[in-house]
A computed fold for a 482-nucleotide part of an RNA from a metagenome, annotated as small-subunit ribosomal RNA, 3' major domain. Model confidence (mean pLDDT): 82 of 100. RNAcentral holds the full RNA, with entries from SILVA. Its Rfam family is "Bacterial small subunit ribosomal RNA". Its family is annotated with structural constituent of ribosome and ribosome in the Gene Ontology.
Context: one part of a larger RNA
RNA sequence: UGACGGGGGCCCGCACAAGCGGUGGAGCAUGUGGUUUAAUUCGACACAACGCGAAAAACCUUACCUGGGCUUGAACUGUCGGUAGUAGUGAACUGAAAAGGGAACGAUCCUGCUUGCAGGAAGCCGGUAGAGGUGCUGCAUGGCUGUCGUCAGCUCGUGUCGUGAGAUGUUGGGUUAAGUCCCGCAACGAGCGCAACCCCUACUUUUAGUUGCCAGCGAGUCAUGUCGGGCACUCUAAGGGGACUGCCUAGGAUAACUAGGAGGAAGGUGGGGAUGACGUCAAGUCAGCAUGGCCUUUAUGUCCAGGGCAACACACGUGCUACAAUGGACGGUACAAAGGGUCGCAAGACCGCGAGGUGGAGCUAAUCCUUAAAACCGUUCUCAGUUCGGAUCGCAGGCUGCAAUUCGCCUGCGUGAAGCUGGAAUCGCUAGUAAUCGCGGAUCAGCAAUGCCGCGGUGAAUACGUUCUCGGGCCUUGUACA
Numbered sequence: 001u002g003a004c005g006g007g008g009g010c011c012c013g014c015a016c017a018a019g020c021g022g023u024g025g026a027g028c029a030u031g032u033g034g035u036u037u038a039a040u041u042c043g044a045c046a047c048a049a050c051g052c053g054a055a056a057a058a059c060c061u062u063a064c065c066u067g068g069g070c071u072u073g074a075a076c077u078g079u080c081g082g083u084a085g086u087a088g089u090g091a092a093c094u095g096a097a098a099a100g101g102g103a104a105c106g107a108u109c110c111u112g113c114u115u116g117c118a119g120g121a122a123g124c125c126g127g128u129a130g131a132g133g134u135g136c137u138g139c140a141u142g143g144c145u146g147u148c149g150u151c152a153g154c155u156c157g158u159g160u161c162g163u164g165a166g167a168u169g170u171u172g173g174g175u176u177a178a179g180u181c182c183c184g185c186a187a188c189g190a191g192c193g194c195a196a197c198c199c200c201u202a203c204u205u206u207u208a209g210u211u212g213c214c215a216g217c218g219a220g221u222c223a224u225g226u227c228g229g230g231c232a233c234u235c236u237a238a239g240g241g242g243a244c245u246g247c248c249u250a251g252g253a254u255a256a257c258u259a260g261g262a263g264g265a266a267g268g269u270g271g272g273g274a275u276g277a278c279g280u281c282a283a284g285u286c287a288g289c290a291u292g293g294c295c296u297u298u299a300u301g302u303c304c305a306g307g308g309c310a311a312c313a314c315a316c317g318u319g320c321u322a323c324a325a326u327g328g329a330c331g332g333u334a335c336a337a338a339g340g341g342u343c344g345c346a347a348g349a350c351c352g353c354g355a356g357g358u359g360g361a362g363c364u365a366a367u368c369c370u371u372a373a374a375a376c377c378g379u380u381c382u383c384a385g386u387u388c389g390g391a392u393c394g395c396a397g398g399c400u401g402c403a404a405u406u407c408g409c410c411u412g413c414g415u416g417a418a419g420c421u422g423g424a425a426u427c428g429c430u431a432g433u434a435a436u437c438g439c440g441g442a443u444c445a446g447c448a449a450u451g452c453c454g455c456g457g458u459g460a461a462u463a464c465g466u467u468c469u470c471g472g473g474c475c476u477u478g479u480a481c482a
Stems, first nucleotide, its partner, number of pairs: 001482002003479003007476007015466002019429005026321008034312002042053002064307007077129007088105002093100002108121006132296002135294003141290002143285003146281001148279001153192006159168003172183003198273004203241007212231003217228003244267001247261005323422001327381007339370003344363002349358003388419001393414007435458007
């Protein structure tokens, strides 16, 4: 100087407390361990592995296993030699395919000179140096990432003090979300962080008015901004304004600031996002990529078919659906936002109980397509393993795709399991939040999505407080630790 302490002081955080909803019990989905297996490819392991890499494992993917092929190789570069019915296309036949096989068809470019020939290029064949490797080492590495933590810290120059390691500044008194600011001070300044600058959102204005909108005027329709017309309003998307403790009162050291108030759409960082200092964990990744070293070279490379990654006594994590009446079923009536769409989204119409099918208007999209559901209004069920719950299984179908057996999704009919609110324990959340309701997207032929990332609808309760648990910051103290 640090680190540590079941030392002290001060402070903060959904850390506890106060509340609301869960997990832990059931069934299923998904990941992991274990076991099994020819293989169940590999990685990730407290927080910070376990709906993680994987924003899609039937084939492919695919790295694994079994079997069948190839060996300058599936792709790439150089070099040597060879090659004229050459390159390329490739029938019969063998085969699960890959591959073998080779009938038949059959080219191109450049230079020289006279038709045509000669030489060369590309290609092909053989050799050779290289090739290839999701083989090993993340404890050889780059790059990227997680975590402490969006915590308020981490340092430097000069000066001063100390023999020195170092100290000072950065400590102290206040204050803040903040090493934020003020005051003081052997310090004076500065850098990386904080904050601000950036984006979205809340109010307003200017400009613009189609594909958006319709107040007033006119036309038309069973009806609809449908048409003329208009740009007022909504909205769209560019540019401004607006919030700064600016104003008032009180407290305070007359400071920083704090409390209250006015005005205001918004008030003290308005709300949300992006943004992650010096460093820590030899944290993670050689399987995204790159890369040193090692290993391999008729195989640890490469091609193909089939299988596996989907197994199942069991254990754990994360979720979905429930156990019902604040509910289930049936009928009727409303109201979004954000996205996506030409190998695509697909309306009206018709067929089918339905999944879906036929057909195809419109749309390269503010134009066309893409149903909001909870809610509300009625009717019914009356507390039961039920008109709750839907697992499981049977039959019949639909869709995608060469192909749904291993191993897809969906529909109809039947079947109707466990489950009556969950032990010890444990998680999330402080406001448009939790809870609850649906909608969209990426990946994608299809789909195991209940996952992930977004969007809006409805919309709470509680916080006395900091004694305790956990994590963190500053000062101080002890130390047989470095």